[in-house]
RNAcentral holds the full RNA, with entries from ENA. Predicted 3D model of a 533-nucleotide part of an RNA (large-subunit ribosomal RNA, domain I) from a Spirochaetales bacterium. The coordinates come from a structure-prediction model, not an experiment, and the mean pLDDT is 82.

Context: one part of a larger RNA
RNA sequence: AGCGUGUGGUGAAUGCCUAGGCUCUCAGAGGCGAAGAAGGACGUGACAAGCUGCGAUAAGCUUCGAUUAGGUGCAAAUAACCGUUUGACUCGAAGAUUUCCGAAUGGGGCAACCCAUCUAUCAUAAGGUAGAUAUCCAGCAAUGGAGGCAAACCCGCUGAACUGAAACAUCUAAGUAAGCGGAGGAAGAGAAAACAAUAGUGAUUCCCUAAGUAGUGGCGAGCGAACGGGGAAUAGCCCAAACCAACAAUGUUUCGGCAUUGUUGGGGUUGUAGGACUGCAACAUGAGAUUAUUUGUAAAAUGGAACCAACUGGAAAGUUGGGCCGUAGAAGGUGAAAGCCCAGUACAUGUAAGCAAAUAUAAUCUAGCAGUAUCCUGAGUAGCACGGGACACGUGAAACCCUGUGUGAAUCCGGCGGGACCAUCCGCCAAGGCUAAAUACUCCUGAGAGACCGAUAGUGAACUAGUACCGUGAGGGAAAGGUGAAAAGUACCCUGAACAAGGGAGUGAAAUAGAACCUGAAACCGCACGCUU
Numbered sequence: 001a002g003c004g005u006g007u008g009g010u011g012a013a014u015g016c017c018u019a020g021g022c023u024c025u026c027a028g029a030g031g032c033g034a035a036g037a038a039g040g041a042c043g044u045g046a047c048a049a050g051c052u053g054c055g056a057u058a059a060g061c062u063u064c065g066a067u068u069a070g071g072u073g074c075a076a077a078u079a080a081c082c083g084u085u086u087g088a089c090u091c092g093a094a095g096a097u098u099u100c101c102g103a104a105u106g107g108g109g110c111a112a113c114c115c116a117u118c119u120a121u122c123a124u125a126a127g128g129u130a131g132a133u134a135u136c137c138a139g140c141a142a143u144g145g146a147g148g149c150a151a152a153c154c155c156g157c158u159g160a161a162c163u164g165a166a167a168c169a170u171c172u173a174a175g176u177a178a179g180c181g182g183a184g185g186a187a188g189a190g191a192a193a194a195c196a197a198u199a200g201u202g203a204u205u206c207c208c209u210a211a212g213u214a215g216u217g218g219c220g221a222g223c224g225a226a227c228g229g230g231g232a233a234u235a236g237c238c239c240a241a242a243c244c245a246a247c248a249a250u251g252u253u254u255c256g257g258c259a260u261u262g263u264u265g266g267g268g269u270u271g272u273a274g275g276a277c278u279g280c281a282a283c284a285u286g287a288g289a290u291u292a293u294u295u296g297u298a299a300a301a302u303g304g305a306a307c308c309a310a311c312u313g314g315a316a317a318g319u320u321g322g323g324c325c326g327u328a329g330a331a332g333g334u335g336a337a338a339g340c341c342c343a344g345u346a347c348a349u350g351u352a353a354g355c356a357a358a359u360a361u362a363a364u365c366u367a368g369c370a371g372u373a374u375c376c377u378g379a380g381u382a383g384c385a386c387g388g389g390a391c392a393c394g395u396g397a398a399a400c401c402c403u404g405u406g407u408g409a410a411u412c413c414g415g416c417g418g419g420a421c422c423a424u425c426c427g428c429c430a431a432g433g434c435u436a437a438a439u440a441c442u443c444c445u446g447a448g449a450g451a452c453c454g455a456u457a458g459u460g461a462a463c464u465a466g467u468a469c470c471g472u473g474a475g476g477g478a479a480a481g482g483u484g485a486a487a488a489g490u491a492c493c494c495u496g497a498a499c500a501a502g503g504g505a506g507u508g509a510a511a512u513a514g515a516a517c518c519u520g521a522a523a524c525c526g527c528a529c530g531c532u533u
Stems, first nucleotide, its partner, number of pairs: 001532009015518001016482002020453002022450007029442002031149002039101003042055003046078001050074002061095006070082003106115003116133007135146004153184001154182005164171001168218001194201002205232005215223002236434003239378001243266010271412001273377004277371004286365002291360007301349003307322005323340002325329001332342002383407007393419001414429005469476002489517001492504004
């Protein structure tokens, strides 16, 4: 020096565990904000660096309710206190306080700072206290509203490129990403100027299908319906106008009025046309805000069954023996594996606010028949031309829809559509508006689930984590869990310079569980012995 055996060091894998995550389900909630939010700065404790809580009333103040013998957060210790029927701490509900910044709003500003004005009041020298003082919109004014934040979902405006086409230009990606505006718990759409086809359907939305079909397409790459059928959920309404009336102004007047315009009220709302108007009939039927009462539900919470012994062991929940409860054998804890030990579970009980239902109340809304002379039924609209967009549809034979420019109807004997256009036939009534449900989503709350992870995994984050640290900044962004059942965390002695480290002793089932603490692999480094050189 090598090999081997044994025994150690180092090291942290592995195993086991879970305090945290991930993905869903069912409910809830779907907003907060000038009554100052979200988010912060600075404070606040006996001692107080961090986290948490709170705000100069500062780990808190008040009231009501519940529970209770213990309490003064994470967080052990000390001190000083609070409390045990005069009820602390804790839990629930409702309040008070709530510095400064921040939309930030009196003015300014390099956020958490600086400087004011007016009114009232106290003092009267300075000053203190309270309130007000931004901008925009509406309104004569009084006054009211807006602004900002927030995860996705939704609507609108603006709107790429990489890419694919095996290059690339039409095309695609894609009306996607991104930017901007706006709203709601959903949004948008929505009660036929709709589809259909000789038969019919009857607002919208969503799902399955029709169907990768018909189409479209440098007929390339690709894009890609509808009718019909089956389901989910269902709900229909209001104006404008004609006509009537009141009021006001204006014009006119023979002072009786009349006309025009405007405002308000009545009336009225559709396509087998409807309404006004005229005549007749009737004064009903149904829906229903609001308020009150009762009942139910409902916070914290309360009650809540049933087991002992022996054995092994440090410890019994294990094993053996004999029992018991069950509307409760869910899950968890307890010194190993507990229906009957704890705490719970099933079930029952419980009041405030809130919510729901019923009853009473009743604002408000809601109707028929016939006639047809006259009147009304949404105009710079429909249509057309040119240029675009959008429709599955790239200009095409290109309808339908939207509109930048121009032009420009009809008025019920009317008008629009049925994929150029014309006729027949059929369907419908534009140019005003509202509308629940079925649908989309999850920053958040509660309950629960998992052939999801188990500390290099699972969130970046199981721990003072968006922390430490890096960067001028935008931004980037970690590592880091486990003594033991219980601290019983090693009194005392010794070696030592020692508050280092170790040896005894002691605790413990175990200390090769000693805090660098469960298990403790390998690499790597020793020691002892054997063999070899």
Lineage of the source: Bacteria > Pseudomonadati > Spirochaetota > Spirochaetia > Spirochaetales. Rfam family: Bacterial large subunit ribosomal RNA.